[in-house]
RNA sequence: GACUCGUUAGCUCAGCUGGUAGAGCACGUCCCUUUUAAGGAUGGGGUCCUGGGUUCGAACCCCAGACGAGUCACCA
Numbered sequence: 001g002a003c004u005c006g007u008u009a010g011c012u013c014a015g016c017u018g019g020u021a022g023a024g025c026a027c028g029u030c031c032c033u034u035u036u037a038a039g040g041a042u043g044g045g046g047u048c049c050u051g052g053g054u055u056c057g058a059a060c061c062c063c064a065g066a067c068g069a070g071u072c073a074c075c076a
Base pairs, nucleotide, nucleotide: 001072002071003070004069005068006067007066010025011024012023013022019056027043028042029041030040031039049065050064051063052062053061
């Protein structure tokens, strides 16, 4: 330098054919328990990496960029 994959909640990750963003863990509250742990109920938490475009409508499609991983190439 070229190409491929990835970026979504604090963490790890889903998200189907474009139509109101989810799970587990963690966290708050309550219950249960002699206590801790475990368990049950419930709740809060989002710039879907950034900018632009297409569309009635974009996490999803297109373009450019950023970051991470990988493959290949170059290397006096």
Molecule: transfer RNA
Organism: Vicingaceae bacterium